This is a predicted structure of a 1495-nucleotide RNA (small-subunit ribosomal RNA) from an uncultured bacterium. It matches the Rfam family "Bacterial small subunit ribosomal RNA". Rfam links the family to the GO terms structural constituent of ribosome and ribosome.
RNA sequence: AGAGUUUGAUCCUGGCUCAGGACGAACGUUGGCGGCGUGCUUAACACAUGCAAGUCGAGCGGGGCUUAGUGGAAAGUUUACUUUUUACUUAGUCUAGCGGCGGUGAGUAACGCGUGGAUAAUCUGCCUGUAAGACAGGGAUAACGCCGGGAAACCGGUGCUAAUACCGGAUAACCUCUUUGAAUCGCAUGGUCUGAAGAGAAAAGGUGGCCUCUUUACAAUGCUACCACUUACAGAUGAAUCCGCGUCCCAUUAGCCAGUUGGUGGGGUAAUGGCCUACCAAAGCGACGAUGGGUAGCCGGCCUGAGAGGGUGACCGGCCACACUGGAACUGAGAUACGGUCCAGACUCCUACGGGAGGCAGCAGUGGGGAAUCUUCCGCAAUGGGCGAAAGCCUGACGGAGCAACGCCGCGUGAGCGAAGAAGGUUUUCGGAUUGUAAAGCUCUGUCUUCUGGGACGAUAAAUGACGGUACAAUAAGAGGAAGCCCCGGCUAACUACGUGCCAGCAGCCGCGGUAAUACGUAGGGGGCAAGCGUUAUCCGGAAUUAUUGGGCGUAAAGAGUGCGUAGGUGGAUUUACAAGCCUUUGGUGAAAGGCUACGGCUUAACCGUAGUAAGCCUUAGGAACUGUAAGUCUUGAGUGCAGGAGAGGGCAGUGGAAUUCCUAGUGUAGCGGUGAAAUGCGUAGAUAUUAGGAGGAACACCAGUGGCGAAGGCGGCUUUCUGGACUGUAACUGACACUGAGGCACGAAAGCGUGGGGAGCAAACAGGAUUAGAUACCCUGGUAGUCCACGCCGUAAACGAUGAGUACUAGGUGUUGGGUAGCGAGCAAUUCAGUGCUGCAGUUAACGCAAUAAGUAAUCCGCCUGGGGAGUAUGCACGCAAGUGUGAAACUCAAAGGAAUUGACGGGGGCCCGCACAAGCGGUGGAGUAUGUGGUUUAAUUCGAAGCAACGCGAAGAACCUUACCAAGUCUUGACAUACCGCGAUGAAUGGCGCUUAGCAGCGCAGGUCUUUCGGGACAGAGGAGACAGGUGGUGCAUGGUUGUCGUCAGCUCGUGUCGUGAGAUGUUGGGUUAAGUCCCGCAACGAGCGCAACCCUUAUCAUUAGUUGCCAGCGGGUAAUGCCGGGAACUCUAAUGAGACUGCCGGGGAUAACUCGGAGGAAGGUGGGGACGACGUCAAAUCAUCAUGCCCCUUAUGUCUUGGGCUACACACGUGCUACAAUGGCCGGUACAAAGGGCUGCAAACCCGCAAGGGGGAGCGAAUCCCAUAAAGCCGGUCUCAGUUCGGAUCGUGGGCUGCAACCCGCCCACGUGAAGCCGGAGUUGCUAGUAAUCGCGAAUCAGCAUGUCGCGGUGAAUGCGUUCCCGGGUCUUGUACACACCGCCCGUCACACCAUGGGAGUUGGGAGCGCCCGAAGCCAGUGAGCUAACCGCAAGGAGGCAGCUGUCGAAGGCGAGAUCAAUGACUGGGGUGAAGUCGUAACAAGGUAACC
Repeated sequence: AGAGUUUGAUCCUGGCUCAGGACGAACGUUGGCGGCGUGCUUAACACAUGCAAGUCGAGCGGGGCUUAGUGGAAAGUUUACUUUUUACUUAGUCUAGCGGCGGUGAGUAACGCGUGGAUAAUCUGCCUGUAAGACAGGGAUAACGCCGGGAAACCGGUGCUAAUACCGGAUAACCUCUUUGAAUCGCAUGGUCUGAAGAGAAAAGGUGGCCUCUUUACAAUGCUACCACUUACAGAUGAAUCCGCGUCCCAUUAGCCAGUUGGUGGGGUAAUGGCCUACCAAAGCGACGAUGGGUAGCCGGCCUGAGAGGGUGACCGGCCACACUGGAACUGAGAUACGGUCCAGACUCCUACGGGAGGCAGCAGUGGGGAAUCUUCCGCAAUGGGCGAAAGCCUGACGGAGCAACGCCGCGUGAGCGAAGAAGGUUUUCGGAUUGUAAAGCUCUGUCUUCUGGGACGAUAAAUGACGGUACAAUAAGAGGAAGCCCCGGCUAACUACGUGCCAGCAGCCGCGGUAAUACGUAGGGGGCAAGCGUUAUCCGGAAUUAUUGGGCGUAAAGAGUGCGUAGGUGGAUUUACAAGCCUUUGGUGAAAGGCUACGGCUUAACCGUAGUAAGCCUUAGGAACUGUAAGUCUUGAGUGCAGGAGAGGGCAGUGGAAUUCCUAGUGUAGCGGUGAAAUGCGUAGAUAUUAGGAGGAACACCAGUGGCGAAGGCGGCUUUCUGGACUGUAACUGACACUGAGGCACGAAAGCGUGGGGAGCAAACAGGAUUAGAUACCCUGGUAGUCCACGCCGUAAACGAUGAGUACUAGGUGUUGGGUAGCGAGCAAUUCAGUGCUGCAGUUAACGCAAUAAGUAAUCCGCCUGGGGAGUAUGCACGCAAGUGUGAAACUCAAAGGAAUUGACGGGGGCCCGCACAAGCGGUGGAGUAUGUGGUUUAAUUCGAAGCAACGCGAAGAACCUUACCAAGUCUUGACAUACCGCGAUGAAUGGCGCUUAGCAGCGCAGGUCUUUCGGGACAGAGGAGACAGGUGGUGCAUGGUUGUCGUCAGCUCGUGUCGUGAGAUGUUGGGUUAAGUCCCGCAACGAGCGCAACCCUUAUCAUUAGUUGCCAGCGGGUAAUGCCGGGAACUCUAAUGAGACUGCCGGGGAUAACUCGGAGGAAGGUGGGGACGACGUCAAAUCAUCAUGCCCCUUAUGUCUUGGGCUACACACGUGCUACAAUGGCCGGUACAAAGGGCUGCAAACCCGCAAGGGGGAGCGAAUCCCAUAAAGCCGGUCUCAGUUCGGAUCGUGGGCUGCAACCCGCCCACGUGAAGCCGGAGUUGCUAGUAAUCGCGAAUCAGCAUGUCGCGGUGAAUGCGUUCCCGGGUCUUGUACACACCGCCCGUCACACCAUGGGAGUUGGGAGCGCCCGAAGCCAGUGAGCUAACCGCAAGGAGGCAGCUGUCGAAGGCGAGAUCAAUGACUGGGGUGAAGUCGUAACAAGGUAACC
């Protein structure tokens, strides 16, 4: 520091996800040791049990018990003992008085907390200092005794007694109060200090010691020391109150408040204050967010981050609040009191039912809740605290130990050598590789561990150690006791095998899994971390994804429809002053801990110690540039005046012509109208058309223009009138008066609403006619609201330049509108303002684009955005007559949604071009019969494959058996076939032959029958055996190779370098011509190149040369009835080798002087001469595992092998491809002519003979330019038939034959005779062909024993048409649109049906918290009363003063009643939404999406 994920690819926007760190954690799994920390985040839920606050006898009196002593009394007797009792003394217990830490975070949005101030508005126990004092009295009461009540808790009565308990009095001031002066100080109230007069208020003793003083027998007074006490001042500490600033979310909470805000008097408090009260006034708070609602203890800090920030508030520390819930006071220096009191409530417990007791959010612990959090431990040894004079007591504070990997830190589980690279595992291409120096083995070490003895620091002047026989060091032993977890597709370090087969499962995101899964599970191996490792939750980071640092708004989310203007924010030039902001300096604070830095202590580290260090706030002293404030000045911003011209700017009134429609009248006759075509409609009752007149409403042709005006919406005949704004010129006036603008106010298209008019045309709704599968549409005929006017609402639009307003600056060019300036010969060029367009540089932008009218460069102000969907929906509120508008969520769901551009593909987009593509023709097919293939059906089986073109006379160039893969039945099991091995041997075979048996294979029998040798044997063969293996036309063509089809013989497909672009990509390859062609030429940021095209190859057409048999025969000779038959020839034909020839080469026209094209000449052939082979990059997961090969899977006495028979040949039917026909351009009969190319020894077979024929006999010749197949047929000549289901047609069937073959029944071909079906030229449609072609005619070959109407070849005869490219199909190229990229057989929308999920409404129902009004009114403070009671004081007494109980009142918690608001849960039914496998209906959108789309 980034990465993954939207796309075919790209750039951008934008979300989601990951890598890091952290944690009071939990879960899974594993677990050796130590140190230091940490440990109920949930139920502030309920609590058994024990402990957590006691202490002081040196404050005081007394009681009981015990110890000891002394004395007295009584009794008993052993006469000096025992018992009892009493008095005093000695140690523990009780009454009264005095007192502190820990826990939790419920509440609280507050002066609660933080920070800084204030108290001149305060208090302060213990402690410290200073000054002074402590005199002299009194009355009670508990304990205790007695009596009584109660279950208990406890209580009552009566009697006695003490104090450092209580109460008067004296004394006293520096104290307080009242009155009244002086001095001085302060920011206000006011403070400080010092006088005078008056009034008021204190106290307590205890212990030890002593005898100097007094009284003195002891002793007391006294003195002294310490402790305690009183008053005052001061300090310190602690507490209290007030103030500035800061402190979460919601405006779908906008108004709140009645002691409320202030004043006066009074009360109250330590103290200010509506804190309380009476009266008076009517204030106070709030968009700088009051009030209300929700949530929450705050901070030092902690986590994260580069920082700014964000999150958090466990442990430790500071503050606050609370102590079962609510209220209240008492005591006290301090409490409205966790382990106090009273009352009310809920709960729990005890009870004798009358009444009582309790409060773990102290430490342990229990139950419960929960994913989850410890021991009912030790000790006061240390530190600290309370009491005490002290010893000491108390202390679950604290110090420690225990439990828990909960966290951090440290250590260990061994180290060195060790290759036969062991065994085993895994894998393998079988060679090996890997685990792996790893192990074993050898040599060592001893951290941890274990044993033994020793043994601390912490603790001092001295005593005291829970921890602890711990830490630690020493001795000894022995590698012994100590490694797991996660991951291995990318992100992200790390790969193989097997299993599984969209199953099981994984997954943080993208995504894996449908038979070869590096993604699931297991194993081996590897990677990471390590006593842990992973997962989950949460926080920060990455995220510049809320952007102050540090983002945006034309098209991605985002500029308000427009203006005016309030608050606010911002603001021209210049001078002076002030000093709020700002800069520098001083002081205070910033607790400690923490963080950082340095140093140090535990063996190190974690941990701990010492020192240093910050922002902020307050304060002091300076500065004056900038902002601000105050006072002046200025004119350039802004405005006013004056002078001009332009304009569909607005309002009101008037007025004009054209056109439509309607009415009246005339002329006139049969149609009009409308459409793609029609129909509805109108018209003989006279339409349409035409002429004249009239009525009425609405809109204003031409001018007219990316022209004008207006803030926008918007504004268009003409005229009058009223009126707004802008512009130009001038520089007279004002002197910053400015810009923007939250709220607010106004304007605001169309549609719509209300009231009243108006209504020609047009026209939602509606009706009819068409179209259509349907057509609630598009088209047509009608037609009402509405459109128009007046007044009033509505307040929205794709209200768009999808671009807020104003200001300044930043190259040009060219139009246009309205003005101005100077110039020259009046129409120009120049220049300057204000508008409005185009083009374009810099710059900018993701790109497109923008570009002085910015989307550039700057500063100001406002509005708005933060993934898609849900949704501009729900709810609440406001506005509206309504329609609706404004504001405006969440649950849930997805990993995208989106912008711009690129390459393709596609379009019922466009341009250009080509092709038997259409057109022009010729012949077919589709109808019939039949052959053949396919589907379907059937079957035991009808083997399998091929499926639009590009399957279907296809694989199959030939199924009777075989083939054969299928079916039935019967055999075999190392096998029908291959390679090894073992033993055998009495063997010598095997094939073949014969016989028996069998359906056949198989089986049995017989005869015959091997090679070599050094005679041991060997080779070959055989039967047998065991496991390796064979075998498979079994599966997968979607695992593959190879081969093939197709687009398509279409002209395309690419690369290198360069250039352009952020990039995908583009350029080249586009453009102008031309071609069959990306063929060639020209141009060009391209220049070249490759695969294709063409050519090179074969064949055919002409010629030459060479050669001359089996071919040829012109000339010469011979011969025949005749024939190259013979001699001979090498001319010709031919054969088959080599060459030539054709190249737009020549001429002319066109073209650009090009390429090329048109015409011509010559030539056998002319513009590629004809034909063939040859098939670019690629597409179709195209075809083939059944040609072959092959991975994997499957079968192994069978899915292998052998055999017989059957099937592939079935047959209601459908389709494809052929053949034969339907006839006279013909059929039949007779005669007669001319090929080419092939094949032949398991063969072709002549002559001749037989047969009507198929064929048979025969066997010459020929391994073939020699012989044979082999007569070519159409044609030509002649005859016949005469338009008929025929002398056409030949199916079907019968009979008799022939051939092949082991065998023609299923199931072959042929012949003869007989039979003589359909069919008279074929619907919609569809197909081939452009010349030696179509059509027509026959011949041959492969396969093959036999079996072509098929296939592949061969020649004979031999046409017609082509204007042309509008249309159909296919293709090429350029361009355009796109929401497609599996690419239009694409994508995609909505209703309905089903399932699930969250949510709104809903008659209501239930519950919570808060508030309001009223009722009741506990405890308690306060006030009043106080006939009852009453110790201290006064009084001789009577009595008084004072006090108390009781009662009353105000306030007052809980409770009750009532009306609302609010939140949550739930609710029959209901609304839409989301998500789901391949449901239903249509086809809305994306192309001109088939009616352009959208608001």
Its mean pLDDT, the model's own confidence on a scale to 100, is 81. The RNAcentral record of the sequence draws on ENA, Greengenes and SILVA.